Transfer RNA from Gekko kuhli, 72 nucleotides, folded computationally. RNAcentral holds the sequence, with entries from ENA.
């Protein structure tokens, strides 16, 4: 150069054409003398980006950018 995998809260990841879930973390409140635990309850995500199909795109196509990985 040339093929292929992934991209989704702070991290780890599910999911599907019709308003995006979980664990961990993170913050209150409650329990306690105090810490941990454990219950509850919030917060945080314009799904890497860009243009296309569609009524309607995280998801389907096209072009880029990253990581991984293969072959020269």
């Nucleotide at each position: 150069g040339g093929g292929g995998c992934u991209g989704u809260g702070g991290c780890u990841u599910a999911g599907u054409g019709g308003u995006a879930g979980a664990g961990c973390a993170u913050c209150u409140g409650c329990u306690u003398g105090g810490c941990a635990u454990g219950c509850a309850a919030g917060u945080g995500g314009u799904c890497c980006c860009u243009g296309g199909u569609u009524c309607a795109a995280u998801c389907c196509c096209u072009g880029g950018c990253a990581u991984c990985u293969c072959c020269a």
The prediction has a mean pLDDT of 81. Rfam family: tRNA. It is annotated as a transfer RNA.